[in-house]
Molecule: transfer RNA
Organism: uncultured Ruminococcus sp.
RNA sequence: UGGGGUAUAGCCAAGCGGCAAGGCAACAGACUUUGACUCUGUCAUCACUGGUUCGAAUCCAGUUACUCCAA
Numbered sequence: 001u002g003g004g005g006u007a008u009a010g011c012c013a014a015g016c017g018g019c020a021a022g023g024c025a026a027c028a029g030a031c032u033u034u035g036a037c038u039c040u041g042u043c044a045u046c047a048c049u050g051g052u053u054c055g056a057a058u059c060c061a062g063u064u065a066c067u068c069c070a071a
Stems, first nucleotide, its partner, number of pairs: 001070007010024003018054001026042005047063005
């Protein structure tokens, strides 16, 4: 310099244009003499900026970070 890949909660991770699943953790509550276990509930501007669309995590363009390949 050129060409790919990845970016979703504190961590892991699903999603194929129509409410953003699940697990662990955290917090609140129930249970318990206390703790643990168990149960219930809560927690997401989907990396950023624009565009398309009635509607975008998803499609398009650009940018950023990390990473792979070639030179």